[in-house]
Context: one part of a larger RNA
RNA sequence: CGCAGGAAAAUUGAGAGGUUCAAACCCUAGUACGAGAGGACCGGGUUUGACGUACCUCUGGUGUUCCGGUUGUUCUGUCAAGGGCAUUGCCGGGUAGCUAAGUACGGUCCUGAUAAGCGCUGAAAGCAUCUAAGCGCCAAGCAGUUCUCAAGAUUAAUUUUCCCUGAAAGACCGUGGAAGACCACCACGUUGAUAGGCUGGGGGUGGAAGUGCAGCAAUGUAUGCAGCUCACCAGUACUAAUCGUCUGUCUGG
Repeated sequence: CGCAGGAAAAUUGAGAGGUUCAAACCCUAGUACGAGAGGACCGGGUUUGACGUACCUCUGGUGUUCCGGUUGUUCUGUCAAGGGCAUUGCCGGGUAGCUAAGUACGGUCCUGAUAAGCGCUGAAAGCAUCUAAGCGCCAAGCAGUUCUCAAGAUUAAUUUUCCCUGAAAGACCGUGGAAGACCACCACGUUGAUAGGCUGGGGGUGGAAGUGCAGCAAUGUAUGCAGCUCACCAGUACUAAUCGUCUGUCUGG
């Protein structure tokens, strides 16, 4: 921009794409078969591999925005306590998120028409013949079934609701996001929990500073599962989403 009025939602599915795998073991059964050695079809069950999709409860990884330990140096006048720099100085852990080596799930079954093939009936051709008329069976393949997208499917579909005028609806602007390169999408804008702050909780670290006590001291110990705490979960209008502006007017019913 189109889909001949303008919108907001919910659908249908023309069409397109994804998947399509395999093995081992057990039972049937040491059965059928076979002199023996050996050893099944058919059918049922269990597990696994590779592959794929989703997710983060568990196991882990990362986690330079969290906590702790520690070396050297410098600064805060000094002690103590801290800040900076040294690859995040080095090291031990680790929330959210992301993630695999982790977790869950998938291929199945079934139907239709068939290929090669196997048949029934059956003439031409008194026989025979699966074929000429007619009727069956049969594959990981084909078409459905299953999953995803899908009306620019210009053949532009359908249903419901709203609006009749600065209307319905949308945009700008702002606060943000498990959404994202930008755009878009989604949530919210005081009739408000959208983000920040604060409060509480969870998770992490691992016992803060100060002071007392013990020890000559290094240090230990009590106060005290302490102090600190990012992205997590709630609550709470304290802060910021202010006030507004613009598009939308048809030749249509």
Model confidence (mean pLDDT): 86 of 100.
This is a predicted structure of a 253-nucleotide part of an RNA (large-subunit ribosomal RNA, domain VI) from Oceaniferula spumae.
NCBI's taxonomy places the organism under Bacteria, Pseudomonadati, Verrucomicrobiota, Verrucomicrobiia, Oceaniferula.
Its Rfam family is "Bacterial large subunit ribosomal RNA".